A computed fold for a 548-nucleotide part of an RNA from an uncultured Candidatus Berkelbacteria bacterium, annotated as large-subunit ribosomal RNA, domain I.
[in-house]
Context: one part of a larger RNA
RNA sequence: GGUUUACGGUGGAUGCCUUGGCACCAAAUGCCGACGAAGGACGUAGGUCACUGCGAAAAGCCUCGGGGAGCUGUGAACAAGCGCCGAUCCGGGGAUGUCCGAAUGGGGAAACCCACUGGAGCGAACCUCCAGUAUCGCUAUUUGAAAAAAUAGAAUAGCGAGGGGAACCUGGGGAACUGAAACAUCUAAGUACCCAGAGGAAAAGAAACAAUUCCCAAAGUAGUGGCGAGCGAAAUGGGAAAAGCCCAAACCUUUGCAGCUUGCUGCAGGGGGGUUGUAGGGCUCAGCAAUAACGGAGUUACAAAACUUAAGGUUAGUGGAAUGGUGUGGGAAAGCCAGCCAGAGAGGGUGAGAGCCCCGUACGCGAAAACCAAGAGACUCCAGCUGAGAACCUGAGUACUGCCGGGCACGCUAAUCCGGUAGGAAUCUAGGGAGUCCACUCUCUAAGGCUAAAUACAUUUGGUGACCGAUAGUGAACAAGUACCGUGAGGGAAAGGUGAAAAGUACCCCGGUGAGGGGAGUGAAAUAGAACCUGAAACCGUAAACCU
Numbered sequence: 001g002g003u004u005u006a007c008g009g010u011g012g013a014u015g016c017c018u019u020g021g022c023a024c025c026a027a028a029u030g031c032c033g034a035c036g037a038a039g040g041a042c043g044u045a046g047g048u049c050a051c052u053g054c055g056a057a058a059a060g061c062c063u064c065g066g067g068g069a070g071c072u073g074u075g076a077a078c079a080a081g082c083g084c085c086g087a088u089c090c091g092g093g094g095a096u097g098u099c100c101g102a103a104u105g106g107g108g109a110a111a112c113c114c115a116c117u118g119g120a121g122c123g124a125a126c127c128u129c130c131a132g133u134a135u136c137g138c139u140a141u142u143u144g145a146a147a148a149a150a151u152a153g154a155a156u157a158g159c160g161a162g163g164g165g166a167a168c169c170u171g172g173g174g175a176a177c178u179g180a181a182a183c184a185u186c187u188a189a190g191u192a193c194c195c196a197g198a199g200g201a202a203a204a205g206a207a208a209c210a211a212u213u214c215c216c217a218a219a220g221u222a223g224u225g226g227c228g229a230g231c232g233a234a235a236u237g238g239g240a241a242a243a244g245c246c247c248a249a250a251c252c253u254u255u256g257c258a259g260c261u262u263g264c265u266g267c268a269g270g271g272g273g274g275u276u277g278u279a280g281g282g283c284u285c286a287g288c289a290a291u292a293a294c295g296g297a298g299u300u301a302c303a304a305a306a307c308u309u310a311a312g313g314u315u316a317g318u319g320g321a322a323u324g325g326u327g328u329g330g331g332a333a334a335g336c337c338a339g340c341c342a343g344a345g346a347g348g349g350u351g352a353g354a355g356c357c358c359c360g361u362a363c364g365c366g367a368a369a370a371c372c373a374a375g376a377g378a379c380u381c382c383a384g385c386u387g388a389g390a391a392c393c394u395g396a397g398u399a400c401u402g403c404c405g406g407g408c409a410c411g412c413u414a415a416u417c418c419g420g421u422a423g424g425a426a427u428c429u430a431g432g433g434a435g436u437c438c439a440c441u442c443u444c445u446a447a448g449g450c451u452a453a454a455u456a457c458a459u460u461u462g463g464u465g466a467c468c469g470a471u472a473g474u475g476a477a478c479a480a481g482u483a484c485c486g487u488g489a490g491g492g493a494a495a496g497g498u499g500a501a502a503a504g505u506a507c508c509c510c511g512g513u514g515a516g517g518g519g520a521g522u523g524a525a526a527u528a529g530a531a532c533c534u535g536a537a538a539c540c541g542u543a544a545a546c547c548u
Base pairs, nucleotide, nucleotide: 001547002546003545004544005543006542007541008540009539015533016497017496020468021467022465023464024463025462026461027460028459029458030457031164032163039100040099041098042055043054044053046078049075050074051073061094062093063092064091065090066089070082071081072080105114106113107112115133116132117131118130119129120128121127135161136160137159138158139157140156141155142154143153168199169197170196171195172194173193179186183226213240214239215238216237217236223231224230244450245449246448247395251272252271253270254269255268256267257266258265259264260263277428279394280393281392283389284388285387286386287385288384295382296381297380298379299378307377308376309375312372313371314370315369317365318364319363323338324337325336326335339356340355341345347359348358349357400423401422402421403420404419405418406417410435430445431444432443433442434441484491485490504532507519508518509517510516
């Protein structure tokens, strides 16, 4: 020096575990904000670093319920207190709520500085405190120039807006990488992203074609396509959910203004009327019916505004069956013996594997208050139908056409739909559509508007898992968006496990009143001693044997 064996150190793999994650399902819920939001800063405890909670009334105050013996949040103890005169704790409602932040009296380098008006304090000044004072829009009133009237403007008051929101939604804009094995049409994709806006859903929606929406199929079909890569319907069938309505106009009437042929016309506003495709309505005429209670409808679009009550439910809870012995063991819930419950043998915990020990489970019961709410009351509204005539009305810079563009699965020979631009109709003997176009036939009625549900997403609660199990699963099981890095935008960790119970090693000894250790003691175990379950490998050693 090597090999081997034994025993250690180091290290933290593996196994086991789970407070945390991941995915899905169901139900319920879904906006917050000038009455100051979201989100923060700074404070707040007996002393208080972080977290949690709260706000100078500051881990809290009041009240109404629940509940019943402990409590003063967590990471620890101490001190001092509170509680059956019902605390802590849980739920509903309320009070307080510094400063910043849309931030709104002005300013500002957020959490700071400085004002004005009125009021309060011994209070003239100074100082302190309370309330108010932003901008824009709408409405009303007052005032009011140049310039007579009026108007602009100004002032006051009231109402509203502003900002935030993970995803979902609508609209306005709108890529590129990529694919096409290059690449320009095409694709990716109307995706990402930006802007604006809205809501608990949004959008769409009652026919110029089945009201709209969503799901399954039809179907990767018909088509489209440098007919390449690719893209990709609809009819129709089966389901979910269903709800239909209101104006404009004709005509009648009324108010104001203007004109003039002085009782007419026009314009603007209000009221009645009326709402469509076997056309409907207005007007005129004729006929029938009826007189307001019954009845119907509504309070969700369709008329409008408020109420009362209420089944049931949400936000705390509560009751809830049935076991003993023996024996092994540190410990029984395992084993054995003998019982019992079960609308409950789901699950979890307890010193090990428990239906009968605990929490629960099945099944029942329960709310002062707030909220949701079928229904009921109450209130409000409804008041005609048919036929004939005549030819008044039925949404115009619209339809439609040319050109250009977009969007429809459809990139053009291209219908339907939308926009820009230039032109530019008709009025029921009318007009649109049926995939160029024409004829016939059929079917609808544009150029105004509203509209629940079925649908999307998220949160909460409950449940489930041939999901993960600490290099996994969220970045985060722990002080986690923490520490740390960066001027900043931003980036972004690592880190879980003593034991059943701290019983966390009194006391003695060595040592420096250390570190560390040896006794002793605790414990089932201390090679479970806090660097703590198990404790692999690399690596570093000690001892012995053999070889050299």
The coordinates come from a structure-prediction model, not an experiment, and the mean pLDDT is 81.